[in-house]
The RNA shown here (small-subunit ribosomal RNA) has 1420 nucleotides and comes from a metagenome. The coordinates come from a structure-prediction model, not an experiment, and the mean pLDDT is 83. The RNAcentral record of the sequence draws on SILVA.
């Protein structure tokens, strides 16, 4: 990289919000969601004088008012708020045993007396609220009588029962009845939250009967009789909550919510309780109680904003102590009115949603500033300036509504809103623009600053010097009076899946049967009509939604009207499905009969071979054991062998993809008991049946209990080894344990990781049991079927290809296909099968089963690649077989360290280290001291001055003039050098090889690496390149879903070796050698044999050369952030009187160490001395340097030759030959190391060159562990040249030729690498990845001794107000008594809170020990 699965995130929408920046007006709405927490203040219910009496005022004497008391009606309505309440509280359909004031309708009456009361007045008490006594009064106040249309009760005779006046004389009331209409009460179906880690509740409970109560039904209350009653369809408990119209979102089903607005229920400081009253248990009413404010003269009162406004307080957060009854609308009153924070309005906040505006037109190859920049421009930009027009808005001024209906003396009067909307003029582009964003998802990018800092961040994820992710800045993008963050609720999420998921391996099949409730359920017939369906009706408040029209300038926002509202319920009606009921039937299902099969399963009895023990024999010195060993056993006699006893467990061969069994699981033999399944009958019942939650049953090991048993085996423990350790792997011992019998445990990868039952969809094969057929005497073969197990279904053997299904593996008649039905189970990882509780166990521990917290993935399958102490095949001087080396000594050199003023600087496994350097005494040079100079040692431009030199000009000689001749002083313009001066700039071996170009190393001269096209596969990707058989080769031929082709491989290119042409300066003269230049040759082409007829091997034959003839040049795709900024360019950073530049000196040469590449030895195959012989490649003018001379050399001195096939280096080229000494030793080996004296080159050899000559004579007598090169003209051994260079530290590198070996059986093994294949938790790729414990530090949950609160119930005392009941008294009351709040006691039960410790979990760049896992992970 992919497919899946499967979670986190994000874009839409919405809000009674708030918060951050910003802010021009209007219109409509709308604003304590928290503390049902506490309130100053002032207002939110009163009217009625036409019910009434007193007292006051006025007066036109007609009368009018005024208000404190009685009356009367209102105050149960309108406002508020959601604490409580999972309930008949709502919400919808019915329902009945019921009340209703004002109002309507009908119908009848309203007669006649009477007794007190407030107010008042007088006395008294108290601070105060407030009281009390006396005494007088009035009514629509209250009594009592008459009447009864009516009404009530009734025993059917009868009893009982009303009223109120007032008045403007129009009326307004009043009493009874009957009905309506309005509200309201009570019952019932259905309907809507969450937890079983809450499983049993309940005694007035259930139900009857009599009673009492109530407006009514009712256990609602009492008596009393019976014992119900509710619950898995979830009672009880617990949390949690007003509910509905409806609102957001959503294709939709759903999912959440219940601010405003409607309806209904609740509550009024907390709790109790009743009056009054049509109506209450009454928000601004009483009374008790409690907590709290407050007043108090301390005896004692008084209060209640969850009414408007307002204030603390709380909180992220929520408004004016407005105005008004003009209007709607309540009360009340004939009426005029009054009341009325109800409402109708301002007012305050962008809190919401709607509309309006901040200007419109022209205006430049395009202004400044600002920003990029390739420096050429390009953006910002018609954008501004300018010119021309508009005036919405907004600021002055006028004008000015609709809402008004009504009341009224009929004249007239009534608007908070209103300084209003709206309308006209004026003035002037005037007064009006911001927020978020620009890495992806997502619309929009550059530059600069920062450098894992600051920060960002919704997720992935950005910041460690080139940041489109942090900040700014200029652009651009989206929206606009808002933008933007937070919370939150729906979408996306089909991510609880009714629409509309899934469970073999991703999460997810119970272990397995049996089986109640539950669910589903075969064929006909007949009836119900309950579920279905279809018609109508009634309901489903209104306002919301839609639709359509119509008012405010539009819009929002409103009005009319439609349409919907999925549901009840009534009625009629249809029967095909399911359902009920009967009735039949056989195919499912069971049952009888028959003869088979089987480690089914329990009891018993027997059997033989191993092993162990014990006795004897026989025999000696060991045996076991292991990768090697030791521990162990053995001379007390063992292993080993042979007889005999005895003891436990487990049963070889048979045996098999083989059988049974519901799983576990069952294996010697035989006998009893027993239980299932198959299979055949012309036998029976007659759906009886599937599934199965709760339950039972049964259940490998291992573990628990008693009590035998005990050979072997073997936890645990003991010794031996291994290892750094080894509480393990490995061996030598051993204990429970395994075994019996009895009881518990209750789990496993209990696995086909697949529940169980019908059916239905190709086919071979093998097998196990049954049974027909055919054959035969019989059988066996061979057919057929029916029930089982199995394999194949991709080549080659066991097969004819499935088809369908999966993400793929894979599965496929035994389905993971295709349906149906019943159950169980799943919802990201971890935390955790944990923790609390609860059940069960003796214990162990089993089942059930969460939270915090934390992470953004965690999984599955298949791909490519890497890795495997994974497996095959194959190659390579890889091993191995051989020669010769390093690693020991000295010395050269290069590196590490350490020193140093510097010891410049790179290079670090293989691929750094005689590497950059192919030459550091200065230079070089880049270090380091110390000194001098600053547009510079090097470019360009710029000004001035000198200048070589060209050109014109004027002057000179000659010509009539041109021409020509001289001259170079002045001058012009061009220009070489040079001075000077100014800045722009030079200059940097300063830094980044991890910012590049370019070059290079390495794998590796390995044979790979890739494309098209076509195929396969959902798809990464395959296939091609796999295979067979060959090559050095992906070289080639066979063969193939491949065919093709391109980089690499071969070849073409040089060389070298054979021949042949041709040339010949030189050479050498011979056609020859030689050198050049050209061409031939060699190609498995010819033979033979393998091999598939092939590619092609093996062999020969020619040939100079043979199978690639030797060597070179050439390095595919690509690894390694490999190497170089110090070769050179080159971004970006840096530094500019120094980080540039120069000059002296020194340094790069330093030395206790360590490595690395070498030489030269240790000798006798050698040394030394003397003679003698044979290359090649090459180099040369500031050069090579001959002959000659000196000098022991080094080398001077010469100067001939030579720009070199010619001359010089250069000499005998060294090993070698040939002869001679030395004789095994620190030597005649070995030369290091020092003295001494020269020689060379150079300005200069001191730190620092080389060379000679003589002397000195040091280590070293063939090298530990390890390691390097090489397969032939190669190793090995010998010398020679050349680059660089004055000189040389060169013993290096780069060529050159000379002598010339030795071995390879082979690919086990190391090292590499290439094909297949496998395995994988690795992908930075095993230097991978990764587990636990300990250390530390943070967090959250759980225990926990106890300590503290909180809720609900229960016993039991006490007992206010109160209602009821009794009794006394009887206007008034006064005692008891039952219930009872509040309070008190007592033990429990729950649910929190906090808690010293002690355990686990979880996070957390770099701590600690190990190495558990992943590859055969090294012991699967």
């Nucleotide at each position: 990289a992919u497919c899946c699965u499967g979670g986190c995130u994000c874009a839409g929408g919405a809000u009674g919000a708030a918060c951050g920046c910003u802010g021009g007006c209007g219109g409509u709405g709308u604003g304590u969601c928290u503390a049902a927490g506490g309130c100053a203040u002032g207002c939110a219910a009163g009217u009625c004088g036409u019910a009434c009496g007193a007292u006051c005022c006025c007066u036109u004497c007609g009368g009018g008012g005024a208000g404190a008391g009685u009356g009367g009606c209102g105050a149960a309505c309108g406002g508020g708020u959601g604490c409580g309440u999972a309930a008949c509280a709502c919400g919808u359909c019915g329902g009945a045993a019921c009340c209703u004031a004002c109002c309507c309708u009908a119908a009848a009456c309203u007669u006649u007396g009477g007794c007190a009361u407030a107010a008042c007045a007088c006395g008294g008490a108290g601070a105060a609220a407030u009281c009390c006594g006396u005494g007088c009064u009035a009514a629509u106040u209250c009594c009592a009588a008459a009447u009864g249309u009516g009404c009530u009760c009734u025993u059917c005779a009868g009893a009982g029962u009303a009223a109120a006046g007032c008045u403007c004389a129009g009326g307004c009331g009043g009493u009874u009845u009957a009905g309506g209409a309005u509200g309201g009460u009570c019952c019932g179906g259905c309907g809507g939250c969450u937890g079983a880690u809450u499983a049993g509740c309940u005694u007035g409970u259930u139900g009857g009967u009599g009673a009492g109560g109530u407006a009514a039904a009712g256990g609602c209350u009492c008596a009393c009789c019976a014992a119900g009653g509710c619950g898995a369809u979830g009672a009880u408990c617990a949390g949690u909550a007003g509910c509905g119209g409806g609102u957001g979102u959503g294709a939709g089903a759903g999912c959440a919510c219940g601010a405003c607005c409607c309806g209904c229920c609740u509550c009024a400081c907390g709790g109790g309780g009743a009056c009054u009253g049509a109506g209450a248990c009454a928000c601004u009413g009483c009374c008790c109680u409690g907590a709290c404010u407050c007043c108090u003269a301390c005896g004692g009162g008084a209060g209640g904003c969850u009414g408007c406004a307002g204030u603390c307080g709380a909180g992220a957060a929520u408004c004016u102590u407005c105005c008004g009854c003009a209007a709607u609308g309540g009360c009340c009153g004939c009426a005029a009115g009054g009341c009325u924070g109800a409402c109708g309005g301002a007012g305050c906040g962008a809190c919401a949603c709607c509309g309006c505006g901040u200007g419109c037109a022209g205006g430049a190859u395009g202004a400044c500033a600002c920003c990029c920049u390739u420096c050429g421009g390009g953006g910002c930009g018609u954008a501004a300036a300018c010119u021309g027009c508009u005036u919405u808005u907004a600021u002055g001024a006028g004008u000015g509504a609709a809402g008004a209906a009504g009341c009224u003396u009929c004249g007239g009067u009534u608007g908070a809103c209103a300084u209003u909307a709206g309308c006209u003029c004026a003035u002037g582009a005037a007064u009006a623009a911001g927020g978020g964003u620009c890495c992806g998802c997502c619309a929009a990018a550059c530059u600069c600053g920062u450098g894992c800092c600051a920060g960002c961040a919704g997720c992935g994820g950005c910041g460690g010097u080139a940041a489109u992710a942090c900040g700014a800045g200029u652009g651009a993008c989206c929206c606009g009076a808002g933008c933007g963050u937070u919370a939150u609720c729906c979408g996306g999420a089909a991510u609880c899946a009714u629409u509309g998921g899934g469970c073999g391996u991703a999460a997810a099949g119970g272990g397995u049967c049996c089986g109640c409730a539950g669910g589903u359920g075969g064929u006909c017939c007949u009836g119900c009509g309950c579920g279905u369906c279809c018609u109508u009706c009634g309901u489903u408040a209104a306002a919301g939604c839609c639709c359509a029209c119509a008012g405010c300038u539009u819009a929002a926002c409103u009005g009319u009207g439609g349409a919907a509202c999925c549901g009840c319920g009534a009625a009629g009606g249809a029967u095909a499905c399911g359902g009920c009921a009967g009735g039949a039937c056989u195919a499912g299902a069971g049952g009888c009969c028959g003869g088979g099969a089987g480690a089914g399963g329990c009891u018993g009895a027997c059997g033989g071979a191993a092993u162990g023990g014990u006795a004897g024999g026989u025999g000696u010195a060991g045996g076991g054991g292991u990768a090697a060993a030791a521990u162990c056993c053995g001379u007390u006699a063992a292993u080993a062998u042979c007889u005999a006893c005895u003891a436990g467990a487990a049963c070889a061969c048979c045996a098999a993809a083989g059988g049974c069994g519901a799983a576990g699981g069952c294996a010697g033999u035989c006998a009893g008991c027993u239980g299932g399944a198959a299979c055949g009958g012309u036998u029976c019942u007659g759906a009886c049946a599937c599934u199965c939650a709760g339950g039972g049953a049964c259940g490998a090991a291992a573990g628990c209990g008693u009590g035998g048993g005990g050979a072997g085996c073997g936890a645990a423990g003991g010794g031996g080894a291994u290892u750094a350790g080894a509480u393990a792997c490995c061996c030598c011992c051993g204990u429970a344990g395994u075994c019996c019998a009895c009881g518990c445990c209750g789990u496993a990868a209990a696995c086909g990781a697949u529940g169980g039952a019908u059916a239905c969809u190709a086919a071979a094969g093998a097998u196990u049991g049954g049974u027909a057929g055919u054959c035969u005497c019989g059988a066996c073969c061979c057919u057929a079927u029916c029930a089982g197990u199995c394999u194949u279904g991709u080549u080659a053997u066991a097969c004819u290809c499935a088809a369908g299904c999966u993400a793929a593996c894979g599965c496929c008649u035994u389905a993971a296909g295709u349906a149906u039905c019943c159950c169980g189970c799943c919802u990201g990882g971890g935390g955790a099968g944990u923790a609390c509780g609860a059940u069960c166990g003796c214990a162990a521990g089993a089942u059930u089963a969460a939270a915090a917290c934390u992470c953004a993935a965690a999984g599955g399958a298949a791909u490519a690649g890497a890795c495997g102490g994974g497996g095959a095949c194959u190659c390579g001087a890889a091993c191995a077989a051989g020669c010769g080396g390093u690693g020991g000594a000295g010395c050269g050199u290069g590196u590490g360290g350490u020193u140093u003023a510097a010891u410049u600087c790179g290079a670090c496994u293989c691929u750094a280290a005689g590497c950059g350097a192919g030459g550091a005494a200065c230079c070089u040079u880049a270090c380091c001291a110390g000194g001098g100079a600053u547009u510079g040692a090097c470019a360009u431009c710029u000004a001035g001055c000198c200048u070589a030199u060209a050109u014109g000009a004027a002057a000179c000689c000659u010509u009539a003039a041109c021409c020509g001749g001289a001259u170079g002083a002045u001058u012009u313009u061009a220009g070489u050098g040079g001075c000077u001066a100014u800045g722009a700039c030079a200059g940097g071996u300063g830094a980044u090889g991890c910012a590049u170009g370019g070059u290079u190393g390495u794998c590796g001269u390995c044979a790979g690496c890739a494309u098209g096209u076509g195929c396969u596969g959902u798809g990464a990707a395959g296939u091609g390149c796999a295979c067979c058989g060959u090559u050095a080769a992906c070289u080639c031929g066979g063969g193939u879903a491949a065919c093709a082709u391109g980089c690499g491989c071969a070849a073409c290119c040089c060389u070298c070796g054979u021949c042949c042409u041709g040339u010949g300066u030189u050479a050498c003269u011979a056609u020859g050698u030689c050198a050049c230049a050209g061409g031939a040759g060699a190609c498995u082409g010819c033979c033979u044999c393998g091999g598939u007829u092939a590619a092609c091997g093996a062999g020969g034959a020619g040939g100079a050369a043979g199978g690639c003839g030797g060597g070179g040049a050439u390095g595919a795709c690509g690894c390694c952030a490999a190497a170089u900024c110090a070769g050179c360019a080159u971004g970006u950073c840096c530094c500019u009187u120094a980080c540039a530049c120069u000059c002296u000196g020194g340094g790069c040469u330093a030395c206790a160490c360590a490595c690395g590449c070498g030489c030269u030895a240790c000798a006798a195959u050698a040394g030394c001395c003397a003679g003698g012989a044979c290359a090649a490649c090459g180099g040369g003018a500031a050069g090579c340097c001959a002959a000659a001379u000196c000098g022991u050399a080094a080398g001077a001195u010469g100067g001939a030759g030579c720009u070199a096939a010619u001359c010089c280096u250069a000499a005998u080229a060294a090993a070698c030959c040939u002869g001679g000494u030395c004789c095994c030793a620190g030597u005649u080996c070995g030369g290091a190391u020092a003295g001494a004296g020269g020689g060379c080159u150079g300005c200069a050899a001191c730190u620092c060159g080389c060379c000679c000559u003589c002397u000195u004579g040091a280590a070293g007598c063939c090298g530990g562990a390890a390691u390097c090169g090489c397969u032939a003209g190669u190793a090995a051994c010998c010398g020679c040249g050349g680059a660089u260079c004055a000189g040389c530290c060169u013993c290096g590198c780069c060529g050159c030729g000379g002598u010339g070996a030795a071995u390879a059986c082979g690919u086990u093994c190391u090292c590499g690498a290439g094909u297949c294949u496998u395995g994988u938790a690795c992908u930075c790729a095993c230097u991978g990845c990764c587990c636990g414990u300990c250390a530390c530090a943070u967090g959250a949950a759980g225990g926990a001794a106890g300590c503290c609160g909180g809720c609900a119930a229960u016993a039991c005392c006490c007992u206010a107000a109160g209602c009821c009941c009794c009794a006394c008294g009887u206007u008034c009351g006064u005692g008891g008594g039952u219930c009872c709040a509040c309070g008190g006691u007592a033990g429990g039960g729950u649910c929190g809170g906090u808690g010293a410790c002690a355990g686990g979990c979880a996070u957390g760049a770099a701590g600690u020990c190990g190495u558990a896992a992943c590859a055969a992970g090294g012991c699967a």